SAM riboswitch aptamer (S box leader) from Bacillus taeanensis, 114 nucleotides, folded computationally. Of the family's consensus pairs, 97% are formed in the model.
[in-house]
RNA sequence: CUCUUAUUAAGAGAGGUGGAGGGACUGGCCCUGUGAAGCCCGGCAACCGUCAAACAAUGUUUGAAAAGGUGCCAAUUCCUGCAAAACAGCUUUUGUUGUUUUGGGAGAUGAGAG
Numbered sequence: 001c002u003c004u005u006a007u008u009a010a011g012a013g014a015g016g017u018g019g020a021g022g023g024a025c026u027g028g029c030c031c032u033g034u035g036a037a038g039c040c041c042g043g044c045a046a047c048c049g050u051c052a053a054a055c056a057a058u059g060u061u062u063g064a065a066a067a068g069g070u071g072c073c074a075a076u077u078c079c080u081g082c083a084a085a086a087c088a089g090c091u092u093u094u095g096u097u098g099u100u101u102u103g104g105g106a107g108a109u110g111a112g113a114g
Base pairs, nucleotide, nucleotide: 001114002113003112004111005110006109007108008107013041015040016039017038021031022030023029025081027079028078042073043072044071047069048068050064051063052062053061054060055059077106082103083102084101085100086099087098088097089096090095
């Protein structure tokens, strides 16, 4: 870097350091000097792993702890980007705008493979 698969509406500091940026990208809309990113500490969760139990039994399910490997800690993955449907406005043939819903894409994270 590519592929497969699961999850993505919950949860998490009024600490230290640091100094201007940040929320992936598009278009929005936001956060930030009443201090951004990063780093340290703290915390949340429980994907892998660990332990226990059950079973249609070398795996599945349920539960527990969190001292192991990751992850995460503004806003639903902040909304949106493609397609379809419903409703409403305009136009009234085509169409166009808005709202909602569903599916998809993209992204993120874990686990596995190349």